[in-house]
Context: one part of a larger RNA
RNA sequence: CUGGGCGUAAAGGGCGCGUAGGCGGAUUGGUAAGUCGGAUGUGAAAGCCCUGGGCUUAACCUGGGAAUGCCAUUCGAUACUGCCAAGCUCGAGUGUGGUAGAGGGAAGCGGAAUUCCGGGUGUAGCGGUGAAAUGCGUAGAUAUUCGAAGGAACACCAGAGGCGAAGGCGGCUUCCUGGACCGAUAUUGACGCUGAGACGCGAAAGCGUGGGGAGCAAACAGGAUUAGAUACCCUGGUAGUCCACGCCCUAAACGAUGAGAACUAGCCGUUGGGGGUAUUAGUGCCUUAGUGUCGCAGCUAACGCGUUAAGUACCCCGCCUGGGGAGUACGGCCGCAAGGUUAAAACUC
Numbered sequence: 001c002u003g004g005g006c007g008u009a010a011a012g013g014g015c016g017c018g019u020a021g022g023c024g025g026a027u028u029g030g031u032a033a034g035u036c037g038g039a040u041g042u043g044a045a046a047g048c049c050c051u052g053g054g055c056u057u058a059a060c061c062u063g064g065g066a067a068u069g070c071c072a073u074u075c076g077a078u079a080c081u082g083c084c085a086a087g088c089u090c091g092a093g094u095g096u097g098g099u100a101g102a103g104g105g106a107a108g109c110g111g112a113a114u115u116c117c118g119g120g121u122g123u124a125g126c127g128g129u130g131a132a133a134u135g136c137g138u139a140g141a142u143a144u145u146c147g148a149a150g151g152a153a154c155a156c157c158a159g160a161g162g163c164g165a166a167g168g169c170g171g172c173u174u175c176c177u178g179g180a181c182c183g184a185u186a187u188u189g190a191c192g193c194u195g196a197g198a199c200g201c202g203a204a205a206g207c208g209u210g211g212g213g214a215g216c217a218a219a220c221a222g223g224a225u226u227a228g229a230u231a232c233c234c235u236g237g238u239a240g241u242c243c244a245c246g247c248c249c250u251a252a253a254c255g256a257u258g259a260g261a262a263c264u265a266g267c268c269g270u271u272g273g274g275g276g277u278a279u280u281a282g283u284g285c286c287u288u289a290g291u292g293u294c295g296c297a298g299c300u301a302a303c304g305c306g307u308u309a310a311g312u313a314c315c316c317c318g319c320c321u322g323g324g325g326a327g328u329a330c331g332g333c334c335g336c337a338a339g340g341u342u343a344a345a346a347c348u349c
Stems, first nucleotide, its partner, number of pairs: 003321004007303002012317001014201003021194003025088001027086005033081002035077007049065006091191001092188004096183004103177007110154001115149001117147005125136002162169002206247006215241002220236004258316001260314001262312002266294001268292008277284002298305002322349003331342004
């Protein structure tokens, strides 16, 4: 330097943004760096190869020739790549008019329910389970009704429905704000794709400081169950769950499927746009962007995938290389800590 792979066997980075780098639409001209050809020089000898000679052959020795990636100089070629110049519009972007949306941040508001507190009515039970008991209740519970407090979550709508890069996002209103899609055109003129590092985001749990605390609930306590029961069930219950600010940076972070662009039969649903037309109906049709279920070719070890590919080819990144030891030790970096990240070997099968 090279191989084969990555849905489920080992293997796609949790996600984005973007630096270097890699790769890059179509036309003309120039250049000639890469590329291709010729010549010259160099390419020691020996060896290898061809062909002679010498030891009786051979090995061996010896003469001649050929060959020698490459490199340098020089003369050419110009299709492709590069570079320079000019122009192009299909990629990409911008303007313009619309559309849908739990996309994000902040503030305010609302009703249902649980709990607690106060008042009324009312009396002996309530609660809980497979059955019970712990527990609550004559100091008046449970039930019911009125009032008040407080916190958290937003029934129905609701949909393999929508939005977001992912994590994720669901009551209502206002303010601030990101993205997407569609239509017609105008405009810039390759401005693009990917992306080692870097930087940012990143469920839950956890940590720090200060608040808050209704319900739920690790730990914990008690009651049961059981041979035991450090559990499953029950009664309680503290961190936590909530808010602000700051950390942590991991997940079966999953579609177990990296990003972009191209090509390759279809049928049926669904969401958001646009269109004209047949018919005014339960509308059908065309187009576009999503999102589903089947399915041809093809692919696959099979399962399955199948225009949202795991098909056919391209480009860039990440990753894998038998099981255990081990995602561990040591060291580095990060963290308040918990720990994270990078990441072996001996030994063993």